Transfer RNA from a Candidatus Omnitrophota bacterium, 73 nucleotides, folded computationally. RNAcentral holds the sequence, with entries from ENA. Lineage of the source: Bacteria > Pseudomonadati > Candidatus Omnitrophota.

[in-house]
């Protein structure tokens, strides 16, 4: 220098041939207990890496940049 993949909640990840953003763990509250843990119930938490474009509508499609990983020379 070229090619490919990944970037979504505090962490690990799913997601969609474009239309409702989700799970597990963690966190908070409650129940239970003498108390803690475990268990059960409920709740909160996201500019979907940044910018631009297409579209009535973008996490999803296109371009570019950044970071991480891998490959080639």
């Nucleotide at each position: 220098g070229c090619c490919c993949g990944c970037a979504u909640a505090g962490c690990u990840c799913a997601g969609u041939a474009g239309g409702g953003a989700g799970a597990g763990c963690a966190g908070u509250g409650c129940u239970u207990u003498c108390g803690u843990a475990a268990a059960g119930c409920a709740c909160g938490g996201g500019u979907c890496g940044g910018g631009g474009g297409u579209u009535c509508a973008a996490u999803u499609c296109c371009c570019u940049c950044u970071g991480c990983g891998g490959g080639c020379u």
Its Rfam family is "tRNA". Its family is annotated with triplet codon-amino acid adaptor activity in the Gene Ontology. The family's RNA type in Rfam is transfer RNA.